A computed fold for a 76-nucleotide RNA from Aquicella siphonis, annotated as transfer RNA. The source organism's lineage runs through Bacteria, Pseudomonadati, Legionellales, Coxiellaceae and Aquicella. Rfam family: tRNA. The family's RNA type in Rfam is transfer RNA. RNAcentral holds the sequence, with entries from ENA. Model confidence (mean pLDDT): 82 of 100.
[in-house]
RNA sequence: UCGGGGUGUGGCUCAGCCUGGUAGAGCGCUGCCUUCGGGAGGCAGAUGUCGCAGGUUCAAAUCCUGUCACCCCGAU
Numbered sequence: 001u002c003g004g005g006g007u008g009u010g011g012c013u014c015a016g017c018c019u020g021g022u023a024g025a026g027c028g029c030u031g032c033c034u035u036c037g038g039g040a041g042g043c044a045g046a047u048g049u050c051g052c053a054g055g056u057u058c059a060a061a062u063c064c065u066g067u068c069a070c071c072c073c074g075a076u
Stems, first nucleotide, its partner, number of pairs: 001075008011027004021058001029045005051067005
């Protein structure tokens, strides 16, 4: 350098994709209650253009094409 495969989704770890239809869970974070204070516990809340671009569709995280980053295998 070329070919094949895998991964990419809140701050972190991941589910959801096959079978298109409100973007979720745990941890973390913020506020309040509780406490002398903290922790634990309880209640409430915030946080995502689903790696990027395009296409198909009434509708795309999901299907199709291209592309980027990382990992694995092979060739040179």